SAM riboswitch aptamer (S box leader) from a soil metagenome, 103 nucleotides, folded computationally.
Its mean pLDDT, the model's own confidence on a scale to 100, is 77.
The sequence is in RNAcentral, with records from MGnify.

RNA sequence: UCUUAUUCAGAGUCGGUGGAGGGACAGGCCCAAUGAAACCCAGCAACCAUCAAGUUUUUGAAAAGGUGCUAAUCUGAUGCAAGGGAAACCUUGAACAAUAAGA
Numbered sequence: 001u002c003u004u005a006u007u008c009a010g011a012g013u014c015g016g017u018g019g020a021g022g023g024a025c026a027g028g029c030c031c032a033a034u035g036a037a038a039c040c041c042a043g044c045a046a047c048c049a050u051c052a053a054g055u056u057u058u059u060g061a062a063a064a065g066g067u068g069c070u071a072a073u074c075u076g077a078u079g080c081a082a083g084g085g086a087a088a089c090c091u092u093g094a095a096c097a098a099u100a101a102g103a
Base pairs, nucleotide, nucleotide: 001103002102003101004100005099006098007097012041015040016039017038021031022030023029025079026078028074042070043069044068047066048065050061051060052059053058076096080093081092082091083090084089
């Protein structure tokens, strides 16, 4: 980079180290010395792997392993397009992004 699946819910703004940034991007709006990122620990979930049943793509169990996640309902807030609506706004799709598995 490409393909497939998912974006619901859940779990630390309250443990330890650390010491100024963080919430992907943009315009906003927020969080942060009453302590950001990062690391450790704890927890959540169950994608891969594991186990059981089934005739295969299914269902269930468990949480030791490989990952992921744990401020806001920031609905993945909004962004681009189409449709609806007097408006607020709503629906659908795309783009971009994230995670897993594979190439």